[in-house]
RNA sequence: GAGGUCGAUCGGGCAGCCGCGGGCGGUUUUACCGUCCGAGGAAAGUCCGCGCUCUAUAGAGCACAGUGCCGGGUAACACCCGGGCGGGGCAACCCGUGGAUAGGGCCACAGAGAAAAACCGCCUUGCAAUGCAAGGUGAGGGUGAAAAGGUGGUGUAAGAGACCACCGGCGUGGGCAGCAAUGUCCACGGCCAGGCAACCCCCACUGGGAGCAAAGCCAAGCAGGAACAAAGCCCGUUUGCGGGUGAGGGGCUGCUCGUCCCUUAUAAGUUCCGGGUAGGCUGCUUGAGCAUCACGGUGACGUGAUGACCAGAUAGAUGGUUGCCAAGGGGAGCUGCGCUUUGCAUCCAAAGCGGCAGCAAUCCGAACAGAACGCGGCUUACAGAUCGACCUUCACG
Numbered sequence: 001g002a003g004g005u006c007g008a009u010c011g012g013g014c015a016g017c018c019g020c021g022g023g024c025g026g027u028u029u030u031a032c033c034g035u036c037c038g039a040g041g042a043a044a045g046u047c048c049g050c051g052c053u054c055u056a057u058a059g060a061g062c063a064c065a066g067u068g069c070c071g072g073g074u075a076a077c078a079c080c081c082g083g084g085c086g087g088g089g090c091a092a093c094c095c096g097u098g099g100a101u102a103g104g105g106c107c108a109c110a111g112a113g114a115a116a117a118a119c120c121g122c123c124u125u126g127c128a129a130u131g132c133a134a135g136g137u138g139a140g141g142g143u144g145a146a147a148a149g150g151u152g153g154u155g156u157a158a159g160a161g162a163c164c165a166c167c168g169g170c171g172u173g174g175g176c177a178g179c180a181a182u183g184u185c186c187a188c189g190g191c192c193a194g195g196c197a198a199c200c201c202c203c204a205c206u207g208g209g210a211g212c213a214a215a216g217c218c219a220a221g222c223a224g225g226a227a228c229a230a231a232g233c234c235c236g237u238u239u240g241c242g243g244g245u246g247a248g249g250g251g252c253u254g255c256u257c258g259u260c261c262c263u264u265a266u267a268a269g270u271u272c273c274g275g276g277u278a279g280g281c282u283g284c285u286u287g288a289g290c291a292u293c294a295c296g297g298u299g300a301c302g303u304g305a306u307g308a309c310c311a312g313a314u315a316g317a318u319g320g321u322u323g324c325c326a327a328g329g330g331g332a333g334c335u336g337c338g339c340u341u342u343g344c345a346u347c348c349a350a351a352g353c354g355g356c357a358g359c360a361a362u363c364c365g366a367a368c369a370g371a372a373c374g375c376g377g378c379u380u381a382c383a384g385a386u387c388g389a390c391c392u393u394c395a396c397g
Stems, first nucleotide, its partner, number of pairs: 001393010012325007020038008040368001044379002047377005052211004059257004064207005069083005084097005098202002103200002105196003119141002121137007149167006168192002170189008215282004224273005232245005246264006290307007328364003333359005338353006
């Protein structure tokens, strides 16, 4: 220099004018002044996981849903880190991840057959014999993404793990290394019958529900009406009622249990119809948060110290415009070199060029997209620009 892999950052700057929201302070106090602050890396999709609020402090079983190699991190996770195994790449690196020997189901097209398979072929037998029938054969051919371990031998009518040797795989038992996934070694067993679990399923673990329009408070306003269950009994009593048991309804969002509340003759409750309101405050932003440093850890991350305060709107503010500048992009034209042609022509001159390098008037200067209770992730979108680490290869020193 060329090609590549992984990761990180920015995503305009300054000034003037006009305008918007919030905090604090002031005043001539409800609308003006001063001052400070005012979107993102994804604020997005709302796909996971939490906090918070209400409902049982969130209970049991079944059902249902989710996760899925191992260890660690974390508030938690489907996230992150480290490792194992398999596959791809020369490499940096990338992709995948429970179980197919519990069982069911499925495997397009082609093919006889897609899991216990005879279409062709081969072999045997029979017959009315260039053929037909019955049987054997997974060795050979053909189809396919995939066809029932491989090579050699024994064997046989022909064949075949049918048997034998070696190789490969699987399973069982044991030793060693490792926290583990797993690796490795030894012995035994012909066990060799493929794939899909993002189809059901099996195993292990996890999970109540609804959501800031949660929830609480203040103010204002209004008109009520209808329907609906049961079963009582016992004890005490100051005769008002209380307790127990049974029954009915509800909380508890599929069922059962359990538990709590209400009622037991009162419409408390539930449902339906009708009426009223459409205001304000809290929740609301000081936080599993951010910046810097130190220590521990391979790392994710943790601990400690110091510092700053960094949007809080409610139909929804965070904007518009002008000027200058800038990364960067386009580029008339100019200069040098190279090449071609012509002129007696390596040297000079002229003309030309889909050539190379430099300078440059001038123009453009832009992406995806916008908080709405907060936080951790994942995924998706993104004009342009920058930085770092590593790998391969070439040249030079």
Molecule: Bacterial RNase P class A
Organism: Anaerolineales bacterium